This is a predicted structure of a 345-nucleotide part of an RNA (large-subunit ribosomal RNA, domain IV) from a metagenome. It matches the Rfam family "Bacterial large subunit ribosomal RNA". Its family is annotated with structural constituent of ribosome and ribosome in the Gene Ontology. A reference for the family is Yusupov et al. (2001), "Crystal structure of the ribosome at 5.5 A resolution", Science. Model confidence (mean pLDDT): 87 of 100.
Context: one part of a larger RNA
RNA sequence: CUCGCGUUAAGGAACUCGGCAAAAUGCACACGUAACUUCGGAAGAAGUGUGGCCACCGUUGGUUUAGCAAUAGGUUCAUGGUGGUAGCAUAAAGCAGUCCCAGGCGACUGUUUACCAAAAACACAGGCCCCUGCGAAACAGCAAUGUGACGUAUAGAGGCUGACACCUGCCCGGUGCCGGAAGGUUAAGAGGAGCGGUUAGUCGCAAGACAAAGCUGUGAAUCGAAGCCCCGGUAAACGGCGGCCGUAACUAUAACGGUCCUAAGGUAGCGAAAUUCCUUGUCGGGUAAGUUCCGACCCGCACGAAUGGUGUAACGAUCUGGGAGCUGUCUCAACGCGAAGCUCG
Numbered sequence: 001c002u003c004g005c006g007u008u009a010a011g012g013a014a015c016u017c018g019g020c021a022a023a024a025u026g027c028a029c030a031c032g033u034a035a036c037u038u039c040g041g042a043a044g045a046a047g048u049g050u051g052g053c054c055a056c057c058g059u060u061g062g063u064u065u066a067g068c069a070a071u072a073g074g075u076u077c078a079u080g081g082u083g084g085u086a087g088c089a090u091a092a093a094g095c096a097g098u099c100c101c102a103g104g105c106g107a108c109u110g111u112u113u114a115c116c117a118a119a120a121a122c123a124c125a126g127g128c129c130c131c132u133g134c135g136a137a138a139c140a141g142c143a144a145u146g147u148g149a150c151g152u153a154u155a156g157a158g159g160c161u162g163a164c165a166c167c168u169g170c171c172c173g174g175u176g177c178c179g180g181a182a183g184g185u186u187a188a189g190a191g192g193a194g195c196g197g198u199u200a201g202u203c204g205c206a207a208g209a210c211a212a213a214g215c216u217g218u219g220a221a222u223c224g225a226a227g228c229c230c231c232g233g234u235a236a237a238c239g240g241c242g243g244c245c246g247u248a249a250c251u252a253u254a255a256c257g258g259u260c261c262u263a264a265g266g267u268a269g270c271g272a273a274a275u276u277c278c279u280u281g282u283c284g285g286g287u288a289a290g291u292u293c294c295g296a297c298c299c300g301c302a303c304g305a306a307u308g309g310u311g312u313a314a315c316g317a318u319c320u321g322g323g324a325g326c327u328g329u330c331u332c333a334a335c336g337c338g339a340a341g342c343u344c345g
Base pairs, nucleotide, nucleotide: 002339003338004337005336006335007334008333010331011330014329019326027051028050029049030048031047036041038163052085053084054083055082056081057080058079059078061076062075063074064073065072066071086090098324099323100322101321102320103319104318105316106315110122111121126161127160128159129158131156132155138147139146140145164311165310166309167308169241170240171239174238175237176234177233178232179231180230183229184228185227189223190222194218195217196216197215198214201210202209203208242260243259244258245257246256269303270300281297282296283295284294285293
C1' cells in the first nucleotide's frame, strides 16, 4: 500500500452525477398527533416525557388454604402513591423505525431478464368488443381421438384497456370484418360448332387428288359457384382528425369574413410534459447564487380521449426536487485494533 474495523478538535454535505457509504433513529408506557381522504386510513404521523434498585402505603384481577358464608391468610399478574439510594449513563451489553414537505409514474398485494436490468415493464380485480347453441367455438393431431368439459351463453375461447371518480368527441374515403345479392368478371365440369391425323372407296396412264364409317388429336358458342368488382353497415376494428388571405376608432390580437382542399379537419381535458427542437422559453417560488425542482403562461417542432384522457386517498428496496436530524462524504487528515501480502528466520 490492499482489505475489515474503532475513535476523533472545530465545522457539518462545503463531498459527489447523486448524502453513495457511514452516522443517526431504535424498546415499553403515558401524553400528543396536520394536510388530505375512497372515512378504512394517513398514524408508530410529527413531537414531548418517563424507565435501575430498596423500603413503606394502596388498587384491580387470577389462583390457593381455612370457613356454610361474609371474610381472613398465602401466592402471583397488572398498576397508583410516598420516601430513600449507587452510577457519566438504568430499554446501562446484545437485539432494536430516521423523519418531514412537494412532484412524476404505476391504483393496490403480487410477477420478471436462474448468473450485469425488480422497473413507470408483466399480472391484476374492473370496463369494452368479438366469436361460440354443444359432436360448440378455439386448440393438438394425417386420422382415430383428446383438451375445451363430465362445462352449456351468469358458460367457454380470443383481442384491447387496466382499482376508483368524472368522462371517452368527429371521420366508414382506404384496409379489415359483417350483411346483400340485381348486374360485370370467373375454375373444374357439362357442351360440342369447326379444324386436323389415319384409309375402305372414287377419280387419274402415272405422279397424285378427293375422301365415308370407325379410331384418334384439337376445340368455338352456350350453361357453370364462392371470390373479386359492386351496394350497405361497422372505429373500446387497423387507423385518420388541414392550408392560405383579410378584418375592431393607439398598438396588438382577431369573436368575424373570403378562399382552396378533405372521409373528417383534434371536442372535453391536459400542456416546455417520461412528449418542447429552438430552450437554461417567459413570469413567479425556493437559494447569497438553481440547465434540475415546484406553480403558472400556451408560440403543443411533434398531447389528447380504452395504442384511453384528466384527476386521485392508500401503497412502492420506484424516479425527481427540497428540508430537519446526523455524521471522516468533505475542509484534511490523524491515531489505534485486526487480516492478507511482503522481508527476515